[in-house]
Molecule: RNase P RNA; transfer RNA
Organism: Campylobacterales bacterium
RNA sequence: UUGGCAUAGCAGACGGCUGCUGGAACAACUCCAGAGGAAAGUCCGAGCUGCAAUGAGGCAGGGUUCCACCUAACGGGUGGCCGACGAAGCCCAUUGGGAAUAAGUCGAGGGAUAGUGCAACAGAAAGCAAACCGCCGAUGGCCGCAAGGCACAGGUAAGGGUGAAAGGGUGAGGUAAGAGCUCACCGCUUCCUUAGUAAUAAGGGAGGCAUUGUAAACCCAACCCGCAGCAAGUCAGGCCUGGUUAAAGCCUCAUAAUUUGAGCCUGACGCAAGAGCUCUAUGGUGACAUAGAGCCUUAGAUAAAUAGCCGUCAGAUACAGAACUCGGCUUACAGCUAUGCCAAUGGA
RNA sequence: GGGCUCGUAGCUCAGUUGGUUAGAGCAACCGGCUCAUAACCGGUUGGUCGCAGGUUCGAGUCCUGCCGAGCCCA
Numbered sequence: 001u002u003g004g005c006a007u008a009g010c011a012g013a014c015g016g017c018u019g020c021u022g023g024a025a026c027a028a029c030u031c032c033a034g035a036g037g038a039a040a041g042u043c044c045g046a047g048c049u050g051c052a053a054u055g056a057g058g059c060a061g062g063g064u065u066c067c068a069c070c071u072a073a074c075g076g077g078u079g080g081c082c083g084a085c086g087a088a089g090c091c092c093a094u095u096g097g098g099a100a101u102a103a104g105u106c107g108a109g110g111g112a113u114a115g116u117g118c119a120a121c122a123g124a125a126a127g128c129a130a131a132c133c134g135c136c137g138a139u140g141g142c143c144g145c146a147a148g149g150c151a152c153a154g155g156u157a158a159g160g161g162u163g164a165a166a167g168g169g170u171g172a173g174g175u176a177a178g179a180g181c182u183c184a185c186c187g188c189u190u191c192c193u194u195a196g197u198a199a200u201a202a203g204g205g206a207g208g209c210a211u212u213g214u215a216a217a218c219c220c221a222a223c224c225c226g227c228a229g230c231a232a233g234u235c236a237g238g239c240c241u242g243g244u245u246a247a248a249g250c251c252u253c254a255u256a257a258u259u260u261g262a263g264c265c266u267g268a269c270g271c272a273a274g275a276g277c278u279c280u281a282u283g284g285u286g287a288c289a290u291a292g293a294g295c296c297u298u299a300g301a302u303a304a305a306u307a308g309c310c311g312u313c314a315g316a317u318a319c320a321g322a323a324c325u326c327g328g329c330u331u332a333c334a335g336c337u338a339u340g341c342c343a344a345u346g347g348a
Numbered sequence: 349g350g351g352c353u354c355g356u357a358g359c360u361c362a363g364u365u366g367g368u369u370a371g372a373g374c375a376a377c378c379g380g381c382u383c384a385u386a387a388c389c390g391g392u393u394g395g396u397c398g399c400a401g402g403u404u405c406g407a408g409u410c411c412u413g414c415c416g417a418g419c420c421c422a
Base pairs, nucleotide, nucleotide: 001344002343003342004341005340006339007338008337009336010335012313013312014311015310016309017308018307020034021033022032023031024030036319040330041329043328044327045326046325047324048229049228050227051226055253056252057251058250059249061225062224063223064222065221066080067079068078069077070076081109082107083106084105085104090098091097092096110220111219115218116217117214118213119212132160133159134156135155136154139153140152141150142149143148168186169185170184171183172182173181187209188207189206190205191204192203193202194201195200233269234268235267236266237265238264239263241261244257245256276295277294278293279292280291281290282289283288349421350420351419352418353417354416355415358374359373360372361371367405376392377391378390379389380388398414399413400412401411402410
């Protein structure tokens, strides 16, 4: 310089005018605060609340799935293992093809020798394999004096053809022709050793291959989950009804409480300071943890506020609007800024 | 706000524990019958199975993420 990737941040700023919501005990011309990185989808995990007072066990049902760690927890995150993809350059060669990789990306990545099911069509044969074409016909059979011939018994999975898939691959020996039949290398199974916390990797021995695919089919193994949701629920006042209470998946056991309970209307609470944020130091590859200092950075409605206009900045243009609250994931997104990694080539 | 269900032809629906070319009725179009229309008879057209990705040899069907519609809860 060219090319390929990854990550983080911002999401208009300032000034003026006019409004809306909440707060400052009330009022007021005063003061303060006032949407997001996703507030979204509601896909996971929690807090909180109730289901009888939730405690225990079981069944049903559901979920997760390489290994280690992080986290309050998770189906989230970090690092690693394995597999797939992945440019330049390289090789073959002609306007393409091939193999292996870097940074990096992706992986619902347990088990197919626990059992069951399925594998359409095509094809001779499709799950204790199979002889359509082809090859052979050594041996036996027939013909021939013989050389030899026939392709009858049969042998054969190397070649063709079908298919997504035909029961290891390449090469050599071997054979009538063939075949792990034998051997070398590679792959596979199993055992041992070494390294590693482990997944796994490397090396060595044995085995001639027995073990097709599918579990996002039933299922098996290990681990986890009780169910429902703030329109949950609690309190107060009023109205009305009239008598215990037993699931909001089912069963069992244990231990009970209460005199009022269900429904409707209104109001209040739940409801905003929290597994909180910022900075520094230390430890760790990292997610993160620990310690110290500082901060409050306060949105909070109930038909629902958070807005409109003007000026300057090239010029305000994306996706999009809180409704109990957090931690994640997924999806949508104009423009701007910053950082890092890899490869090739050139120069000093 | 929370919970749940469903998307197949213009409309209403089938589609068998994944299999060969996704069907039926109505509608539309063409032809026949009739003097003519309807009814009737025969034929034809029409589908990216809501969209995208994945699992599988193979997906309308199984899985995931989006999009759209509907129902329930004070």